[in-house]
Context: one part of a larger RNA
RNA sequence: GCCUGCGAGUCAGUGAUACGUGGCAAGGUUAACCCGUGUGGGGUAGCCGUAGCGAAAGCGAGUCUGAAUAGGGCGUUUUUAGUCGCGUGUUCUGGACCCGAAGCGGAGUGAUCUACCCAUGGCCAGGUUGAAGCGUGUGUAAGAGCACGUGGAGGACCGAACCCACUUAGGUUGAAAACUGAGGGGAUGAGCUGUGGGUAGGGGUGAAAGGCUAAUCAAACUCCGUGAUAGCUGGUUCUCCCCGAAAUGCAUUUAGGUGCAGCGUCGCGUGUUUCUUCCUGGAGGUAGAGCUACUGGAUGGCUGAUGGGCCCUACAAGGUUACUGACGUCAACCAAACUCCGAAUGCCAGGUAAGUGAGAGCGCGGCAGUGAGACUGUGGGGGAUAAGCUUCAUGGUCGAGAGGGAAACAGCCCAGAUCAUCGGUUAAGGCCCCUAAGCGUGUGCUAAGUGGGAAAGGAUGUGGAGUUGCUGAGACAACCAGGAGGUUGGCUUAGAAGCAGCCACCCUUGAAAGAGUGCGUAAUAGCUCACUGGUCAAGUGAUUCCGCGCCGACAAUGUAGCGGGGCUCAAGCACACCGCCGAAACCGUGACAAUCAGUUUUUGCUGGUUGGGUAGGGGAGCGUCGUGUACGUGGUGAAGCCGCAGUGUGAACUAGUGGUGGAAUGUGCACGAGUGAGAAUGCAGGC
Numbered sequence: 001g002c003c004u005g006c007g008a009g010u011c012a013g014u015g016a017u018a019c020g021u022g023g024c025a026a027g028g029u030u031a032a033c034c035c036g037u038g039u040g041g042g043g044u045a046g047c048c049g050u051a052g053c054g055a056a057a058g059c060g061a062g063u064c065u066g067a068a069u070a071g072g073g074c075g076u077u078u079u080u081a082g083u084c085g086c087g088u089g090u091u092c093u094g095g096a097c098c099c100g101a102a103g104c105g106g107a108g109u110g111a112u113c114u115a116c117c118c119a120u121g122g123c124c125a126g127g128u129u130g131a132a133g134c135g136u137g138u139g140u141a142a143g144a145g146c147a148c149g150u151g152g153a154g155g156a157c158c159g160a161a162c163c164c165a166c167u168u169a170g171g172u173u174g175a176a177a178a179c180u181g182a183g184g185g186g187a188u189g190a191g192c193u194g195u196g197g198g199u200a201g202g203g204g205u206g207a208a209a210g211g212c213u214a215a216u217c218a219a220a221c222u223c224c225g226u227g228a229u230a231g232c233u234g235g236u237u238c239u240c241c242c243c244g245a246a247a248u249g250c251a252u253u254u255a256g257g258u259g260c261a262g263c264g265u266c267g268c269g270u271g272u273u274u275c276u277u278c279c280u281g282g283a284g285g286u287a288g289a290g291c292u293a294c295u296g297g298a299u300g301g302c303u304g305a306u307g308g309g310c311c312c313u314a315c316a317a318g319g320u321u322a323c324u325g326a327c328g329u330c331a332a333c334c335a336a337a338c339u340c341c342g343a344a345u346g347c348c349a350g351g352u353a354a355g356u357g358a359g360a361g362c363g364c365g366g367c368a369g370u371g372a373g374a375c376u377g378u379g380g381g382g383g384a385u386a387a388g389c390u391u392c393a394u395g396g397u398c399g400a401g402a403g404g405g406a407a408a409c410a411g412c413c414c415a416g417a418u419c420a421u422c423g424g425u426u427a428a429g430g431c432c433c434c435u436a437a438g439c440g441u442g443u444g445c446u447a448a449g450u451g452g453g454a455a456a457g458g459a460u461g462u463g464g465a466g467u468u469g470c471u472g473a474g475a476c477a478a479c480c481a482g483g484a485g486g487u488u489g490g491c492u493u494a495g496a497a498g499c500a501g502c503c504a505c506c507c508u509u510g511a512a513a514g515a516g517u518g519c520g521u522a523a524u525a526g527c528u529c530a531c532u533g534g535u536c537a538a539g540u541g542a543u544u545c546c547g548c549g550c551c552g553a554c555a556a557u558g559u560a561g562c563g564g565g566g567c568u569c570a571a572g573c574a575c576a577c578c579g580c581c582g583a584a585a586c587c588g589u590g591a592c593a594a595u596c597a598g599u600u601u602u603u604g605c606u607g608g609u610u611g612g613g614u615a616g617g618g619g620a621g622c623g624u625c626g627u628g629u630a631c632g633u634g635g636u637g638a639a640g641c642c643g644c645a646g647u648g649u650g651a652a653c654u655a656g657u658g659g660u661g662g663a664a665u666g667u668g669c670a671c672g673a674g675u676g677a678g679a680a681u682g683c684a685g686g687c
Base pairs, nucleotide, nucleotide: 001687002686003685004684005683006682011094012093013092015091016090017089018088019087020086021085022084023083024082027048028047029046033042034041035040052059053058062074063073064072065071097235098234100232104225105224106223107222108221109220115199116198117197118196119195120194121193122192123191124189126158127157128156129154133150134149135148136147137146138145162186163185164184166183167182168181169180170179201217203213204212205211238621239620240619241618242617243616248261249260250259251258252257262370263369264367265366266365267364268363269362270361273360275355276354277353278351279350280349281348282347288341289339290338295335296334297333299331300330301329302328307323308321309320310319311318373398374397375396376395377394378393379392380391381390382389403414404413405412418591419590420589421588423587424586425585429581430580431579432565433564434563438578440577441576442575443574444573445572451567457551458550461548462547463546464545465544466543467542468541469540470539478535479534480533481532482531484508485507486506489503490502491501514529518527519526592611593610594609595608596607597606598605599604622676624673625672626671627670628669629668630667631666632665633664640660641659642658643657644656645654646653647652
């Protein structure tokens, strides 16, 4: 891992409550217990109901408060239905649907592992070094000292046994739940080791690592309390039918829990009260707008109070100012916490208005689930007018929604799947091929594969629409020629001559020519332009807007920013048009179910509507084991097992059939459960 079996809402209570059902009914009913075996008879204590009010004494259709015959609270009225069983839903108390802690406490068992200690034994090849002491010699005044011997010390040295475990390789479902190989450290010592003994769980022991205390240690192990508790995770077993949520508000030692409300379902009641549109009447201060209509912000002009500076001045006063700049005024602005104004929507009320007639509304009661939401459009806050960000409001979808489209793609677009159908029509989106349907029609645009990713900004890209110059009295471009004189204007300067800079910018000749548009020189020179004539010959400049393009444009496996092939009067873009394809939508045909209405004898017929669905509510059934009862089957072969065929919407069934098997078993009605397996890192066994 697979297969088989087992495996989770149970039971108790004269508990609570609602519904269903039955008995009796203003009453209902017994409990313990007794008589004793019939689910019998007795037993009236008690409980609930028939009356309430008050804290109570108590009073009583009233009562309490109160001084009150007042008012008010709770009751009475219209007469009033209960109670005891059974069943089901839920709830309470219990282990209470099942499995699951880490842990806490009690009583015990452990030092054959290991830590330390006690007692008594054992072990340490071989080699090296050569302390003290002693002796002899030498030395000294005596010493000290020195030399040579002797000697054999040491948590001394090298290195086996023995002990350890520093490095590295292997091993890692190992040979091994800590090992092996090669090296490494200690190896007369705080050494190693045998045997016997001691210390015990908040205790021991510890050269101290929270180490060790039997492969277990920040509190061992065993059993018990114990089914500890688990607002947490996982699991929770047959079918069909109807409806169908929530992820919000308030509160919470509360935030992944819970209570109440909201939203679902079922029952009873009410009976259009609901919803949409229209009409009528309202409230409002948002969007926008405005501000000499307030509050506040904020720019410039005019005016210019006050203040400052300067002048004048004994004081007072006065004059002046390129300073400051109030108030006023003119013009243009800004505001969530500004408003002289002010919508659209939305909201409220009314209507003998119209439509809708629905799983509408409202009230009471049983049972819930939800209280982590997600994206998208719109209006806002936070953030950076960032986020697949966060937080509100208001719609949609997903959640709980399949189908078609968007290549693929919960939240986008279309559209809400009862079932069947080798019928039809459409939606979104598409129609060259992959790939169903047009390389459809007409008029244009694009040349960039733009289409098929991107900005500021840039550009004689190209098409269209304007406005405005010059132009057969010859424009624009090109070519030929001129482009002069006063004058080197004045100043400045070393120089300044059109051309460093400052000032001025005249006059003359002329067809025209600046006191000069650039290049250039040290300064001149030189080239050139403006301007003019000629040649030529018909258009040529400037500017605004619109359409489509271009550049801007760099990334990592492989084209890789059309889904691919491929596409250029498109198979791209714009506008207009005609066809077609395309879904579980809609229609046709048949069938089933729910519900409403009608019909009438009825478990039917006809017609309308409806039938996606998680949590969840409600309804109807199938099957297993057993009990009672009635009727059956069975050695002429029961159950079980293996097939085939058939029936039913399904759980399943067959009184059809073949084989196997060898003794029990089926159906109806009623009842009772150890009643349904795929999941729980489920449990046991097998493979």
RNAcentral holds the full RNA, with entries from ENA. Large-subunit ribosomal RNA, domain II from Micrococcaceae bacterium AOP34-BR2-30, 687 nucleotides, folded computationally. NCBI's taxonomy places the organism under Bacteria, Actinomycetota, Actinomycetes, Micrococcales, Micrococcaceae.